Predicted 3D model of a 74-nucleotide RNA (transfer RNA) from Methanobrevibacter cuticularis. The organism belongs to Methanobrevibacter, within Archaea. Rfam family: tRNA. The family's RNA type in Rfam is transfer RNA. Model confidence (mean pLDDT): 83 of 100.
[in-house]
RNA sequence: GGGCUUGUGGCUUAGCCUGGAAGAGCGCAGGACUCCUAAUUCUGCCGUCGCGGGUUCGAAUCCCACCAAGUCCG
Repeated sequence: GGGCUUGUGGCUUAGCCUGGAAGAGCGCAGGACUCCUAAUUCUGCCGUCGCGGGUUCGAAUCCCACCAAGUCCG
């Protein structure tokens, strides 16, 4: 230098092919239960979907460029 894969809450991850506007588990805060704790349970919190642009009525999703990590080739 070139090819491929990946990037989504604090962490792990689903959704991407096939566009209709982000879901789960853990976590954290508060409540219920308990003599207290744990367990269980309820409610809430946390996402500019790596970044910028394009297409579209509409983009996490399609297209382009870039960044980062991994891997292979030279």